[in-house]
Molecule: Bacterial RNase P class A
Organism: Pseudomonadota bacterium
RNA sequence: CGAGUUGGCCAGACAGUCGCUGGUGGGAUUAUCCCACGAGAGGAAAGUCCGGGCUCCAUAGGACUAAGGUGCCAGGUAACGCCUGGGGGGCGUGAGCCCACGGAAAGUGCAGCAGAGAGUAGACCGCCAAAGGCGUGUUGGCCUCGAGUCGACGCGUCCGGUAAGGGUGAAAGGGUGCGGUAAGAGCGCACCGCACGCGUGGUAACACUGCGUGGCUAGGUAAACCCCACCUGGAGCAAGGCCAAAUAGGAAUCCUAUCGCGUGGUCCGCGCGGGAUUCGGGUGGGCUGCUGGAGGUGUUCGGUGACGAACAUCCUAGAUGAAUGGCUGUCUGCGGUGAAUUAUCAAACGUUCACGGUGACAGAACCCGGCUUAUCGGCCGACUCAGCUU
Repeated sequence: CGAGUUGGCCAGACAGUCGCUGGUGGGAUUAUCCCACGAGAGGAAAGUCCGGGCUCCAUAGGACUAAGGUGCCAGGUAACGCCUGGGGGGCGUGAGCCCACGGAAAGUGCAGCAGAGAGUAGACCGCCAAAGGCGUGUUGGCCUCGAGUCGACGCGUCCGGUAAGGGUGAAAGGGUGCGGUAAGAGCGCACCGCACGCGUGGUAACACUGCGUGGCUAGGUAAACCCCACCUGGAGCAAGGCCAAAUAGGAAUCCUAUCGCGUGGUCCGCGCGGGAUUCGGGUGGGCUGCUGGAGGUGUUCGGUGACGAACAUCCUAGAUGAAUGGCUGUCUGCGGUGAAUUAUCAAACGUUCACGGUGACAGAACCCGGCUUAUCGGCCGACUCAGCUU
């Protein structure tokens, strides 16, 4: 100097002015105004995907089943599917990144196309012709003299042998070499690999240039059923609690009532009807839950780290059609255009000035811890690779 990796931080600033929502104090007057002071979005407030607090319901002890989830080991945490450290596998020259990473020797299922064969392997091409069958050639023996029979030596390879080689496929049932063989093959052996047992190291996952055994058996797939281990009661602030209109229902008591209407020929009886008071439920509405909390900041200590402990200090939104904003000016980050300079033969980077542009993603709603996703631009730390110089 270029190209990268990783951890953290910021998220335009200031002033003026006009507003908005709470709080405190004061004043009008009344439940709304006015004045003063002070406060007022985020790293994700988002998705609502996990884990908790809180509330109500259920169970109030345990076990099983179902359903769902999690799944290498250890630690952190209130808890987690999160985080940290480690192991194993994959990618990268490297810093580093990625991984649902238990079980395929309990059982079941699945695997398109291609291919001879896809899981009790398989013979398409190729290779072989030892032994045997078959065909055929040469030759010898025998007697029944034939299209006979018994051999020997060849040839062919239809039957047969072969998993070395080719070919198909994501995958073809360990690899290399030597021996062996008709040709081949863990068929035998050496080395490598694999499996199992032991030993050693490690808390463990696991590792080992350790020792021994076994010719090697057991292909893939479990975000397929399934098996194993562990976890989970349900609903959610529209939870829940309180106050309580107008109007309309309900209940009780009293009055009207020697009443009216209906039933009925009439009386009795029965049903319905008006008013007042009280009670209870409850809609609109209001209050609460509501923000001081697994809280923030700093220092010290413990820990590789996540994190924990002690001390000091700070108070930091609470709206409900939903406040947290608009405008102006100055400065500022970024990229664009132009000019000057570097600065010369010519140019670029850089520096300075001017002009106009732009400053993302996004908007609390009971509260915390995570994860995921969106995001203009900038700052800081640590590290890697390449080139050059010393």